[in-house]
RNA sequence: GUGAUUAUAGCUCAGUAGGUAGAGCAAGACACUGUGAAUGUAAAGGCCUCGGGUUCGAAACCCGAUAAUCACC
Numbered sequence: 001g002u003g004a005u006u007a008u009a010g011c012u013c014a015g016u017a018g019g020u021a022g023a024g025c026a027a028g029a030c031a032c033u034g035u036g037a038a039u040g041u042a043a044a045g046g047c048c049u050c051g052g053g054u055u056c057g058a059a060a061c062c063c064g065a066u067a068a069u070c071a072c073c
Stems, first nucleotide, its partner, number of pairs: 001072007010025004019056001029041003049065005
């Protein structure tokens, strides 16, 4: 330099045909316990890497940029 894949919650990942985003774990709260762990309950937490475009509507489609990984040179 060329090509491919990936980027979504603190972490690991879903969301595969466009209709206002979910799970598990972690952390905090409450219950339980003499205390803690374990267990249970409810809740919180992300406008989806960034900038444009298409659309009534974009995490998803199109263009560009950035970063990571892999292959080739």
This is a predicted structure of a 73-nucleotide RNA (transfer RNA) from a Pseudomonadota bacterium. Its Rfam family is "tRNA". It is annotated as a transfer RNA.